[in-house]
RNA sequence: UCCCUUAUGGUCCAGUGGGUAAGACUCUGCACUCCCAAUGCAGGGGGCCCAGGUUUGAUCCCUGGUAGGGGAA
Numbered sequence: 001u002c003c004c005u006u007a008u009g010g011u012c013c014a015g016u017g018g019g020u021a022a023g024a025c026u027c028u029g030c031a032c033u034c035c036c037a038a039u040g041c042a043g044g045g046g047g048c049c050c051a052g053g054u055u056u057g058a059u060c061c062c063u064g065g066u067a068g069g070g071g072a073a
Base pairs, nucleotide, nucleotide: 001072002071003070004069005068006067007066010025011024012023019056027043028042029041030040031039049065050064051063052062053061
């Protein structure tokens, strides 16, 4: 210098033919228990790396950038 890949709530991670995104852990409450744990139920958290473009509409498509990982010279 170039190529590939990843970036999604506090953590891990899925997903989309373009139409306000699933789950687990965590947190709160309740039930259960003499109490705790475990388990079950309900709820909260406002999350698609950044900028621009296309589009009626972008987390998704295009371009550039940033950061992590891998590779070539």

This is a predicted structure of a 73-nucleotide RNA (transfer RNA) from Monodon monoceros. Its mean pLDDT, the model's own confidence on a scale to 100, is 80.